[in-house]
Molecule: c-di-GMP-I-GGC riboswitch aptamer
Organism: Deltaproteobacteria bacterium
RNA sequence: CCCGACAAUGCCAACUCUUCCGUGAGGGGGAGACGGAAAGUGACGGGUCUUUGUGAAAAAAGAUGGCCGAGCUGCCGAAG
Repeated sequence: CCCGACAAUGCCAACUCUUCCGUGAGGGGGAGACGGAAAGUGACGGGUCUUUGUGAAAAAAGAUGGCCGAGCUGCCGAAG
């Protein structure tokens, strides 16, 4: 370095409920615990979704990092 253990220490928190914000996708707080070794981070590429738009498209503006790829950063350490 690869790798990831019914190891240890902590960490995050889907669905649902609730409250606030947003036209919306969705986001923030609280409860909670399906899961996660990058479920840390940034919308760079792809995907999906929303709004505007159009006859239909194109296009524009957004959302999602817990969809994937690549980038940057990072805890622990048994076997191999």